[in-house]
Context: one part of a larger RNA
RNA sequence: GCCGGGGAGUUUUUCUUUGUGGCAAGGUUAAUUAAAUGAAGCCGAAGCGAAAGCAAGUAUGAAAAUGCGUUAGUCACUGAGAGAAGACCUGAAGCCAGAUGAUCUAGUCCUGAGCAGGAUGAAGUUUUUCGAAAGAGAAAUGGAGGUCCGAACUAGUGCUGUGUACAUGCGCUUGGAUGACUUGGGAUUAGGGGUGAAAAGCCACUCGAAUCUGGCCAUGGCUGGUUCCUGUUGAAAUAUGCCAGGGUAUAGUCUUGUAUUGUUUGUCGACGAGGUAAAGUACGGAUAAGUCUUGCAGAGGCAAAUGCCUACGGGGAAUUUUCCAACUCAGAACUUGUCGACUGCUGAGUACAAGAUACAGCUGGUGUAUGUAAGAUACAUCAACGAGACCCGAACAAGGGAGACCAAAGUUAAGGUCCCAAAAUAUUCAUUAAGUGUAACGAAAGGAGUUUUUAUUCUGAGACAGUGGGGAUGUAGGUCUAGAAGCCGCCAUCAUUUAAAGAAAGCGUAACAGCUCACCUAUCGAGAAUAAAAGCCCUGAAGAUGGACGGGGCUAAAUGAAUUACCGACACUUUGGAGGUUAUCUGUAAAGAUAACUCUGGUAAACAGGCGUAUUAUUUGCGUAGAAGUUUUUACGUAAGUAGGGAUGGAGCGAAUAUUAGUGAUCAUCCCGGC
Numbered sequence: 001g002c003c004g005g006g007g008a009g010u011u012u013u014u015c016u017u018u019g020u021g022g023c024a025a026g027g028u029u030a031a032u033u034a035a036a037u038g039a040a041g042c043c044g045a046a047g048c049g050a051a052a053g054c055a056a057g058u059a060u061g062a063a064a065a066u067g068c069g070u071u072a073g074u075c076a077c078u079g080a081g082a083g084a085a086g087a088c089c090u091g092a093a094g095c096c097a098g099a100u101g102a103u104c105u106a107g108u109c110c111u112g113a114g115c116a117g118g119a120u121g122a123a124g125u126u127u128u129u130c131g132a133a134a135g136a137g138a139a140a141u142g143g144a145g146g147u148c149c150g151a152a153c154u155a156g157u158g159c160u161g162u163g164u165a166c167a168u169g170c171g172c173u174u175g176g177a178u179g180a181c182u183u184g185g186g187a188u189u190a191g192g193g194g195u196g197a198a199a200a201g202c203c204a205c206u207c208g209a210a211u212c213u214g215g216c217c218a219u220g221g222c223u224g225g226u227u228c229c230u231g232u233u234g235a236a237a238u239a240u241g242c243c244a245g246g247g248u249a250u251a252g253u254c255u256u257g258u259a260u261u262g263u264u265u266g267u268c269g270a271c272g273a274g275g276u277a278a279a280g281u282a283c284g285g286a287u288a289a290g291u292c293u294u295g296c297a298g299a300g301g302c303a304a305a306u307g308c309c310u311a312c313g314g315g316g317a318a319u320u321u322u323c324c325a326a327c328u329c330a331g332a333a334c335u336u337g338u339c340g341a342c343u344g345c346u347g348a349g350u351a352c353a354a355g356a357u358a359c360a361g362c363u364g365g366u367g368u369a370u371g372u373a374a375g376a377u378a379c380a381u382c383a384a385c386g387a388g389a390c391c392c393g394a395a396c397a398a399g400g401g402a403g404a405c406c407a408a409a410g411u412u413a414a415g416g417u418c419c420c421a422a423a424a425u426a427u428u429c430a431u432u433a434a435g436u437g438u439a440a441c442g443a444a445a446g447g448a449g450u451u452u453u454u455a456u457u458c459u460g461a462g463a464c465a466g467u468g469g470g471g472a473u474g475u476a477g478g479u480c481u482a483g484a485a486g487c488c489g490c491c492a493u494c495a496u497u498u499a500a501a502g503a504a505a506g507c508g509u510a511a512c513a514g515c516u517c518a519c520c521u522a523u524c525g526a527g528a529a530u531a532a533a534a535g536c537c538c539u540g541a542a543g544a545u546g547g548a549c550g551g552g553g554c555u556a557a558a559u560g561a562a563u564u565a566c567c568g569a570c571a572c573u574u575u576g577g578a579g580g581u582u583a584u585c586u587g588u589a590a591a592g593a594u595a596a597c598u599c600u601g602g603u604a605a606a607c608a609g610g611c612g613u614a615u616u617a618u619u620u621g622c623g624u625a626g627a628a629g630u631u632u633u634u635a636c637g638u639a640a641g642u643a644g645g646g647a648u649g650g651a652g653c654g655a656a657u658a659u660u661a662g663u664g665a666u667c668a669u670c671c672c673g674g675c
Stems, first nucleotide, its partner, number of pairs: 001675006011085007019077005026043003047054002057068004088225002091222001095215006106189009115179001117149003120145001124141007153176003158172002161170002191207001193203003228610006238251005254355007262345002266342009279328002284324003288320002291317004296313001298312001299310004361385001363383008390401003405577007415567003418552003424564001426563006437554002445539003449536010466523005472496003477491003502517001505516003578600002580597007611664001613661002616658007629648008
């Protein structure tokens, strides 16, 4: 892991309530007993008040009035729920009590044992030298030491070697090895206690409080699990309280039953409520510009007066400009109250009784607050997901379409119609050349990209662009300057000749020179220039493996405007069928028939009806001419399941109606067994 078996709302009692039955102003017994006995007790039949007490009333109150009462119960069985108990099952770590442990290990005590070999060479002693001595030196001798090297022994440093059985072995390497050494045997200290050269170490593979048994089915607001079918309805993730926030109570929401006949989602009208959006500047506040006014503390100037002035600064007024959550003269949509009408519902609503679940929500649109922002947080409201399948969106809880009883056929929705891939390589007119785009998505700023529109100006008396020619003279204007001649700078900027030509727009020279320009002309021959607006497009535009319009690919199969076909859902329509609810009819009842329906998605949950297993009772059957079981097949039933045939098997097994329950397993890191 698989298979087989086991495996979780039970039992007793009290209370509340549903249904059924008995008796009924009464109902019913308990212990006990062979029976008789036992009538005690309990509930009900009268309540109210703290009580005295009064009584269908009573209490309070001066009263008005208000509170609680005045209505058939009781005993069984039955379904549901609650309380007490282990109380649906499994699961702690822990707490306490009494015992058992020092053959492991820690310390201590008693009694024994062990330590190859080598090295070093303390004190002391002897001889000798010096010395008066004390003593010092030298040489021998000597053999000390928590001394050195290193076996046995003991320890366990590193290899994060090797092996592997959570525990530990092996290999190499390594510390101590006459000592606070190692070790045998015997004793002793016991659990909040021991022992500890102290690591909370060790106390029998157990230690920040041993082990065993008991209290004990400890407790667990926590995790996991909780076994057949179908039908009806169908939530919540909110408010308030709580040592409360992963819990719970009450309310709200859901379900069932009983009673009741009203009710108002929506539309319209009448009369009211409201100060938002947008807007506005009448008030309050802010804001930009200039004008007027005020010398007003300070500052500056004149100046020395008690002053005057001010383009410093401040105050005030009106005008125009721009605004406001905490401004509103005026003011929507919209929301809402009462009444009326219509419409809808009456399968609803309301009241009472009983049963819950739930009180972690989340996403989109709209409106707010906080925040730079967020797949952010907190609110409000509508819709969805949650608990909703199906079609579209490549894929995709909540985006678009649409609410799935079953079967068949057709028609559409959103979205699509070149191929993958169902349906138009449809039609008409434009735009785009960027593969822009065909996907959600891109700013400010910029673009002689291109299309469309508007306005103005020039133009066959020749525009615009190109090319050729001219572009002069007084004069090198004056001044300044080393120089200044159109062109460093300052001043002036005239006149002449002209078709035209600036006392010069630019380059250039040290200064001249030189090259262009304005302006004129020739040539050419038809549009040109400027401003503004709009559409598409381009730049702006940066991410890490190679790469994504879903892909192929497309110049339309892109974009804009329009048209007609077609495809496309469980939607809609039609036909047939099943169920539910309501109504009517039939029927003693169970039930049946007919009609109607804005009925039949569904998690938690409530309710209803069934299937199957085992036992018991009664009735009635089957079986060696083959029971149960196993296997295969057919039929029936919406399903749980039921029935028949074949094979195997070889002795028991059903049905109906009641009864009782150790009554249904793919799941609990479930338990046991087999493989």